[in-house]
């Protein structure tokens, strides 16, 4: 520098829920509040799922659009330091 995640130090984030705000919705934003996380730090390039149109009795494919980065893989940036 590249790989690893054992010990050490500073720490950091923040699920489920509950309050408000926004949004058809999925889900997002703020505050609480901790299941967890070595990138749970930050990109939607691929596949997954989910939500809306498609399809206003039910189901329903291409196709568009929207979301999940704590569902995976990629990318990039970052603390310590046994091997």
């Nucleotide at each position: 520098u590249u790989u690893c995640g054992a010990u050490c130090a500073a720490g950091g984030c923040a699920a489920a829920c509950c309050g408000u705000c926004g949004g058809u919705a999925a889900c997002g934003g703020c505050g609480g509040g901790a299941c967890g996380c070595a990138a749970a730090g930050c990109c939607u390039c691929c596949g997954g799922c989910c939500c809306c149109g498609g399809a206003g009795a039910g189901a329903a494919a291409a196709c568009g659009g929207g979301g999940u980065a704590g569902c995976g893989g990629g990318g990039u940036u970052g603390c310590c330091g046994a091997a």
Description:
c-di-GMP-I riboswitch aptamer from Mesoflavibacter sp., 83 nucleotides, folded computationally. Of the family's consensus pairs, 95% are formed in the model.